[in-house]
RNA sequence: UUUACAGACCUAACUAUCGCCUGCAUAUUGCAGGAGGAAAGUCCGGGCUCCUUAGAGAAAAGUGCCGGGUAACACCCGGGCAUUAUAUUGAAUCUCUUUUGAUUUAAUUAAUGACAGAUAGUGCCACAGAGAUAUACCGCUAUAAAAUGAUUUUAAUUAUUUUGUAGUAAGGGUGAAAAGGUAGGGUAAGAGCCUACCGGAUAGACAGUAAUGUUUAUUGCUAGGUAAACCUCACUUGGAGCAAAGUCAAGCAGUGGUUUUUGGUUUCUCGCCAUUAGUAACUACGGGUAGACUGCUAGAGCAGUAGAGUAAUUUGCUGCGUAGAUAGAUGAUAGUUUAUUACAGAACUCGGCUUACAGGUCUGUUUUUUAU
Numbered sequence: 001u002u003u004a005c006a007g008a009c010c011u012a013a014c015u016a017u018c019g020c021c022u023g024c025a026u027a028u029u030g031c032a033g034g035a036g037g038a039a040a041g042u043c044c045g046g047g048c049u050c051c052u053u054a055g056a057g058a059a060a061a062g063u064g065c066c067g068g069g070u071a072a073c074a075c076c077c078g079g080g081c082a083u084u085a086u087a088u089u090g091a092a093u094c095u096c097u098u099u100u101g102a103u104u105u106a107a108u109u110a111a112u113g114a115c116a117g118a119u120a121g122u123g124c125c126a127c128a129g130a131g132a133u134a135u136a137c138c139g140c141u142a143u144a145a146a147a148u149g150a151u152u153u154u155a156a157u158u159a160u161u162u163u164g165u166a167g168u169a170a171g172g173g174u175g176a177a178a179a180g181g182u183a184g185g186g187u188a189a190g191a192g193c194c195u196a197c198c199g200g201a202u203a204g205a206c207a208g209u210a211a212u213g214u215u216u217a218u219u220g221c222u223a224g225g226u227a228a229a230c231c232u233c234a235c236u237u238g239g240a241g242c243a244a245a246g247u248c249a250a251g252c253a254g255u256g257g258u259u260u261u262u263g264g265u266u267u268c269u270c271g272c273c274a275u276u277a278g279u280a281a282c283u284a285c286g287g288g289u290a291g292a293c294u295g296c297u298a299g300a301g302c303a304g305u306a307g308a309g310u311a312a313u314u315u316g317c318u319g320c321g322u323a324g325a326u327a328g329a330u331g332a333u334a335g336u337u338u339a340u341u342a343c344a345g346a347a348c349u350c351g352g353c354u355u356a357c358a359g360g361u362c363u364g365u366u367u368u369u370u371a372u
Stems, first nucleotide, its partner, number of pairs: 004365007012337007020034005036343001040354002043352005048241004055270004060237005065079005080115001081113005087108008116232002121230002123226003137172002139168013180198006199221001200219008245294004254285005262274003301320008
C1' cells in the first nucleotide's frame, strides 16, 4: 500500500424558514421537548392489575455438565468434557532412492454442543447382507472319493479341479453400525488362545467448592446404537392480561333454562369460601348504551467518576429529568460536515434471545506491492 475473514461500537449533528403534538407561562405570542438498534418476531423471563379470604394432591408443562451473576430466565460470565477444522507447532509409526505422502497422538487457536440416565422396563435399527440380542456368502485348514498331469521301481509320492464331512471367524464382501483396537507369539488353519501397549470393569490415593483430572493395583473383559422414541431421575411452575383494572355520565325490555343447589380465571379429586330453592349464582335468546377521565410515564432509569471482582456484575459519590398519540403527532425545504441512499415507525413497561440491514470507525488474523 492492498485483499479477504471474524468481532465490537455508531447508525446522525448544527443553523435558518414554515408546519404538527405535549407541557409550562407574562397566554392575539414565547420557551422546552418530541419514533429504534432493532421500535420487528411474540420465542422466554418479570414489574403492575384483577380473580383472592386457602390451600393440598394427581395430571400436565418446562429445564437438564459444574460454579457464579441477576428481580427472574431456556439469558449472561467463568470453568469442565466432547466434536469439528485441507488450521499452527511438536512427537511416534508406516511408505518413499531422497524429497514426500498417509495415520495416530499432545498442546495452542477458533467454532459448535437439544451436554442427566441405555444393568429399572418397553420399543426401533428400513434396504442391502449369511447374519443387526445374530450368523457363515466368498475364503482358509484337515480329511474321504473321483478325474487329470508330473516324478519314479509295475506301485507309491506330489500338484490341480469337482463333490461330501469336520473345524474357523483372523482376511474379503454388504451396511450408518458386524461381539474392543494395534503389534507379536502360537495354531492344521484361526480366535484375548497368550503377551505388550491402549481401551473397558472393579477397588483405592492425590488435586480441585464442584463438574472433572492425574495416578496405583487387580482382572481377559459383562456385544453395539437410539431417550428433539415411550420412559426413569432431579429441579421449577396458579390463571388471565392495559381490549388488565377503576371513576363519572348516559340508557333500556324482557322471556326461558340448570336442581344430588349453583358458582369461585387450565383439567380432575379432596378441602375451604359465598349462597340456600330465589330478588343468589351460572347460562341461552332478545333489547339498550358504547361518551369523558384515570391507568399513561421518575423506571430493577440514564450519564460520569472511585473501589471490589478473571469476568458477568456490584457498592459509594456526583449530576440529569429524556415522546405519551387515541382514526392515531414526531414533517418539509436550503446550507455545512465522511453518512439517511440500508433495514425500517412508540401505543403500560423492563431484562434477554432470534431475524433484517446501506454506510462509517476501531481491534485481531490474513493477502498483494514497495522501501529499509